The RNA shown here (FMN riboswitch aptamer (RFN element)) has 131 nucleotides and comes from Symbiobacterium sp. The source organism's lineage runs through Bacteria, Bacillati, Eubacteriales, Symbiobacteriaceae and Symbiobacterium. It was read from a public genome assembly, where an Rfam model found it. Rfam family: FMN riboswitch aptamer (RFN element). Rfam describes the family as follows. The RFN element is a highly conserved domain that is found frequently in the 5'-untranslated regions of prokaryotic mRNAs that encode for flavin mononucleotide (FMN) biosynthesis and transport proteins.

[in-house]
RNA sequence: AGUGACCUUCGGGGGCGGUGAAACUCCGCACCGGCGGUGAUCCUGCACAAGUCAGGUAGCCCGCGAGCGAACAGCUGAUUCCGGUGAGAUCCCGGAGCCGACGGUGAAAGUCCGGAUGGGAGAAGGUUUUU
Numbered sequence: 001a002g003u004g005a006c007c008u009u010c011g012g013g014g015g016c017g018g019u020g021a022a023a024c025u026c027c028g029c030a031c032c033g034g035c036g037g038u039g040a041u042c043c044u045g046c047a048c049a050a051g052u053c054a055g056g057u058a059g060c061c062c063g064c065g066a067g068c069g070a071a072c073a074g075c076u077g078a079u080u081c082c083g084g085u086g087a088g089a090u091c092c093c094g095g096a097g098c099c100g101a102c103g104g105u106g107a108a109a110g111u112c113c114g115g116a117u118g119g120g121a122g123a124a125g126g127u128u129u130u131u
Base pairs, nucleotide, nucleotide: 001131002130004128005127006126007125008124009123010122015029016028017027018026030111031110032100033099034064035063036062037061042056043055044054045053059098060097067075068074080096081095082094083093084092102114103113104112
């Protein structure tokens, strides 16, 4: 350092106003973005520097979780677009757009309440086994 087993901890964010008898559901404006991968450029750290190394960087690219389902079957959101730089970008920079489970509700919900003090992709650390 790798492999197997086990243990512990962690593991989802976001609203105001208006109308109205009634809406955190409509309208207006605003806000949010789970996990792993990829990630030239870019950002941070180290370094005298080049370089190298370490870390970070995608809601709409790939996969997974959550949800539905009897199920290890299967299903399940967003065409992202335009411009810039570049050999190379759906990831960087600028602009514009789009999406968001199920059940509930005096009125239609990504933001309220509930299943859920749940489950969970996984992350970190530890014990041990073996090479």